The RNA shown here (transfer RNA) has 74 nucleotides and comes from a Peptococcaceae bacterium. Taxonomically the source falls in Peptococcaceae (Bacteria, Bacillota, Clostridia, Eubacteriales). Its Rfam family is "tRNA". The family's RNA type in Rfam is transfer RNA. Its mean pLDDT, the model's own confidence on a scale to 100, is 83.
[in-house]
RNA sequence: AGGGGAUUAGUUUAAUGGUAGAACAGCGGUCUCCAAAACCGUUGGUGUGGGUUCGACUCCUGCAUCCCCUGCCA
Numbered sequence: 001a002g003g004g005g006a007u008u009a010g011u012u013u014a015a016u017g018g019u020a021g022a023a024c025a026g027c028g029g030u031c032u033c034c035a036a037a038a039c040c041g042u043u044g045g046u047g048u049g050g051g052u053u054c055g056a057c058u059c060c061u062g063c064a065u066c067c068c069c070u071g072c073c074a
Stems, first nucleotide, its partner, number of pairs: 001070007010024004018054001026042005047063005
């Protein structure tokens, strides 16, 4: 330099273009002498800027970060 992939909650991970869900963690409660476990409830998210569309995590595009492959210089 060229090519490919990834980016969603604190972490991991879903989501035919139809308006974001789960698990763990956190917080509150039940239970317990206290705690743990278990059970119930609950907070919280689409990397960033544009575009297309009635509607975008999803399609197009610039950028950022990370990973892989190829090549060049030393």